[in-house]
Context: one part of a larger RNA
RNA sequence: CUGCGCUGAAGGAACUCGGCAAAUUGAACGCGUAACCUCGGGAGAAGCGUUGCCUCCCUCGGCGCAAGCCGAGAGACGGCACAACAAAGAGAGGGGGAAGCGACUGUUUACCAAAAACACAGGACUCUGCCAAAUCGAAAGAUGAAGUAUAGGGUCUGACGCCUGCCCAGUGCUGGCAAGCGAACGUCGGAGGUCUCAAAGCUUCCGCCGGAAGCCCCAGUGAACGGCGGCCGUAACUAUAACGGUCCAAAGGUAGCGAAAUCCCUUGUCGGGUAAGUUCCGACCUGCACGAACGGCGUAACGACUUCCCCGCUGUCUCCAGCGCAAGCCCAGCGAAAUUGAAUUCCCCGUGAAGAUGCGGGGCCCCUGCGGCUAGACGGAAAGACCCCGUGCACCUUCACUACAACCUUGCGUUGGCGAAGGCCGCUUAGAGCGUGCGCAGCGUAAGCGGAAGGCGCCGAGCCUCUUGCUCCCGGGCGGAGAGGGGAGCCCACAAUGAAACACCGCUCACGCUUUUCGGUUUCACCUCACUUCAGUGGGCCAAACCCCCUUUGGAACAGCGCAAGGUGGCUAGUUUGACUGGGGCGGUCGCCUCCCAAAACGUAACGGAGGCGUGCAAAGGUAAGCUCAAAGCGGUUUGAAACCGCUUGCAGAGCACAAUGGCACAUGCUUGCUUGACUGCGAAGACUCACAAGUCGAGCAGAGACGAAAGUCGGCCAUAGUGACCCGAUGGUUCCGAAUGGAACGGCCAUCGACCAACGAACAAAAGGUACGCCGGGGAUAACAGGCUAAUAGCUCCCGAGAGCACUCAUCGACGGAGCUGCUUGGCACCUCGAUGUCGACUCAUCGCAUCCUGGGACUGAAGAAGGCCCCAAGGGUAUGGCCGUUCGCCAUUUAAAGCGGUACGUGAGUUGGGUUCAGAACGUCGCAAGACAGUUCGGUCCCUAUCUGCCGCAGGCUCAAGGGCACUGACGGACCCCUCCUCCAGUACGAGAGGACCGAGGGGGCCGUACCGCUGGUGUUCCCGUUGUCCUCUGCAACCAAGGGCACGGCGGGGUAGCUACGUACGGGGGAAAGGUAACCGCUGAAGGCAACUAAGCGGGAAACCCCGCCGAAGAGUGGUGCCCUAUGUUAGGUUCGUGGAAGAUUACCACGUCGAUAGGCCAAGGUGUGCAAGCGCGGUGACGUGCGCAGCUUACGUGGCCCAAAACC
Repeated sequence: CUGCGCUGAAGGAACUCGGCAAAUUGAACGCGUAACCUCGGGAGAAGCGUUGCCUCCCUCGGCGCAAGCCGAGAGACGGCACAACAAAGAGAGGGGGAAGCGACUGUUUACCAAAAACACAGGACUCUGCCAAAUCGAAAGAUGAAGUAUAGGGUCUGACGCCUGCCCAGUGCUGGCAAGCGAACGUCGGAGGUCUCAAAGCUUCCGCCGGAAGCCCCAGUGAACGGCGGCCGUAACUAUAACGGUCCAAAGGUAGCGAAAUCCCUUGUCGGGUAAGUUCCGACCUGCACGAACGGCGUAACGACUUCCCCGCUGUCUCCAGCGCAAGCCCAGCGAAAUUGAAUUCCCCGUGAAGAUGCGGGGCCCCUGCGGCUAGACGGAAAGACCCCGUGCACCUUCACUACAACCUUGCGUUGGCGAAGGCCGCUUAGAGCGUGCGCAGCGUAAGCGGAAGGCGCCGAGCCUCUUGCUCCCGGGCGGAGAGGGGAGCCCACAAUGAAACACCGCUCACGCUUUUCGGUUUCACCUCACUUCAGUGGGCCAAACCCCCUUUGGAACAGCGCAAGGUGGCUAGUUUGACUGGGGCGGUCGCCUCCCAAAACGUAACGGAGGCGUGCAAAGGUAAGCUCAAAGCGGUUUGAAACCGCUUGCAGAGCACAAUGGCACAUGCUUGCUUGACUGCGAAGACUCACAAGUCGAGCAGAGACGAAAGUCGGCCAUAGUGACCCGAUGGUUCCGAAUGGAACGGCCAUCGACCAACGAACAAAAGGUACGCCGGGGAUAACAGGCUAAUAGCUCCCGAGAGCACUCAUCGACGGAGCUGCUUGGCACCUCGAUGUCGACUCAUCGCAUCCUGGGACUGAAGAAGGCCCCAAGGGUAUGGCCGUUCGCCAUUUAAAGCGGUACGUGAGUUGGGUUCAGAACGUCGCAAGACAGUUCGGUCCCUAUCUGCCGCAGGCUCAAGGGCACUGACGGACCCCUCCUCCAGUACGAGAGGACCGAGGGGGCCGUACCGCUGGUGUUCCCGUUGUCCUCUGCAACCAAGGGCACGGCGGGGUAGCUACGUACGGGGGAAAGGUAACCGCUGAAGGCAACUAAGCGGGAAACCCCGCCGAAGAGUGGUGCCCUAUGUUAGGUUCGUGGAAGAUUACCACGUCGAUAGGCCAAGGUGUGCAAGCGCGGUGACGUGCGCAGCUUACGUGGCCCAAAACC
């Protein structure tokens, strides 16, 4: 010194962010108890009193035959003793007033947040009719629920009371739906390709129509997400505006509340509280930026919540002191850790990668430890969490991009029957009936495929005649029509031919005729059989809610499931979200052209200074010829300053499409004629520019042209901007290619088109945000702190002197301007430090500068005195306590001689704090769709380190001081001290009209600070005295007891207190010496240069708390290591140490006293001092508690004196 514990004078929160911590309170009984209130509470409100012991009396309970014992309670105007008796311990509320928030009891970040956050009962909206919604799952299945809208899920709000306004434009949700957009799919059509004699078919593509949900559209909906204006004028003081005007909007904020957990300005203003109030309470309303279930306003009760005040209480403080225990320290034993480039590890000023033990210069410096303190070693610990960077990561959000689960919807399948209706579409007849179908060969007009050996016929076969229809491939065909004749066969098979074989039957194709249905779609019903579902006194040896079968119920071709398609879709997932940048962000910029910068070649940077471009023109191009501009003067009808004509001057002051620069008059300008070279093919020589890729100029050749008489010129424009690589796609062309072949497709080549790919050398076809919950890798390449450089800003000084000061620049003030200094402000820069230099304020402890706040000395004064103003010198000392705020600062109250300004890493966190700022929780306002965010606010929120070196404060050991010692000195050097004020006298004097009121000098008080001390006053005083509670014990032969004594309970508690230590106490704390310091500003003497004047140049004097000296302290390690006196003489008899007894000396060591020639400590004894407070014992009195006498008694640590000897031994 630290921790734990105890006590404390006077004061009593003055401490501090804050009463943190501690103290107070605490039990029982009796009394008493406010506002308010949900009538339950509040309430143990608050506040007051009593409590011991003895005696007596009463009541109740238990045991006992009873006497009585035990326990509980009540009473006494009975007593005893009182400092204290709930006597100690355990146990055991401090209280009150007011506000905010949350109703409450509860819950939470295990390990920095317990809260105002969560929950909550209550309220509301919404979904859900049961195979419920919702949820988990791929499904089966399950939860919901063995529940059924008084139920279940989701969301918001959050007891209770009074209430909950306006807006449906946006977003969402719900409903509707005529038109529009609209997928797969369906029907139809078209085009290309292929193929073919031509087709069909196949294939690729396109289109019309139909086509759901969804979107659009129309409504509704706020206890859905959300939102709820501006300007101007107006009343008979002023102010304000009930009133009016106008613009906008979906609507313009109602009630209530309001500088609030919300108010920036702001410490708003007023009131209260206080001596003083950035907080608090009550108001006001100018609400940056309250406001009504992301609820508004109240509210009794409740709260380890937050804020303010008061009472009580206290060591929180003024201001600290003492004591105990445990560490620390010494001894014995045992014995870690981080850290560590190596160390032989000083100070100052400089230097230096900009803050040096290590470099330069100077200073200081014998060797080595021990106890302490932390200023430094940019100390240790942790590859900075802040900041930036990374084409890092993660998680979160969404109207980022792209997917995807899920959901909605459509088509098809599983998938059946029947009916009706209207519309649409298709064919424009697919249904029914009839007819027709000619390659060659073959009876001959064979449509295709199949079946098939039979079919037709007196109800009249073949065949013949006449009339007539349709059709044709002109041969014919017809189950064509009509009339007549005739009377038994005809056709097929077979054969032949052919790719195919015929009768007859069935299906179908193409075309034609007649007729009227057919198919698809939509809607509404019905049925049962798929599918699904409920049930059962059923069956599956028993049971069974599951499963199967059976029977039955409901639903039903829907649903469900599968495939395809459209929509919705942060539910989930993968990602993106540019760079430059005097840090980053915000802002700005990003390509090209012109000028300056640019330093006379070219080139040259900056978030340097100025401007343009992202085109235009069919003439504004080519060519040939001609011409000369702008402006001014003069002259000329209308005619003017400017219209047109003429003359003169006119190097350009014009023009050249467009910015600027360069250029151009013998034209690149202006006009006219003719025209299209604004051409094709170029291997195009050669240059400029240039990292590349690009970009630029370009003679010349061939062809076909324009203009010109010709020479010639012409491959756009006076030049320099007018732009975009590759890929991909498209259009035209093409003598290229063509996957068996032929084609086609694709591709190539030529020409052309599609880029604010403008982040313009262009990452993808396709992309925004948050992170304070964050993580990783890096950076002092780059910010915040500090340092450094700089000094715009800031502060200070000076120059000039317009002005004012009655006159007068300069007593005082000083405009407009100017010159410097400083390195305290705000900045700039980005140089050390990001493998860490802890940040504001407070506390503690300081130290320096002086531009001085006070004190001291002086000049001037618009200085009478007193009090001031301003300046000069001066840094010795001093330089406030409170209220408010985290504050520094500041304001306020009251003091003071004064309440100075700055530096020291905005001194000081290995010294403290942790209120502020700056992690994680939570809330308000505001911003954002959201995640979240805010130099806005608010409540809460882990501060580690045992000291190696330097440094500092102390204390020792060694060695030296040329022999060893003892004692006493000197003092180089260093340090400390250094202050201020009030009163009295001088003197009510000088001065002054008065009021007022001194200098100089003398004396006496006081404050602050320091040192020392303990006689006094106090504190403490762990056992000195006394009192006392609970309990255990001692005494006695044993048992029980009286009295007395003792242990423990914080020293048990309580009342005092010696020594010691202490402050609140006491004492002390300055001169220039009798002669005798030097100076500053300043005041002088003498006195030249400069015949005067002048304090100065030579010389001399005065003059301050500063400097110096004396005095005080440390002092010889003061390197010439000092001086004086005395002792000793070769390991001593000098002297010292060890050792012992000790000490108002002390961590250890040291120092001091003593060691038998002895009072050093202890013990004992004696009489004292001091403290306590009247012992024990016995007597007497009292029923007893107890009182009283012997008796100022007994006891008395650490104190003083004296005596004694048991320890200071003995041996080596």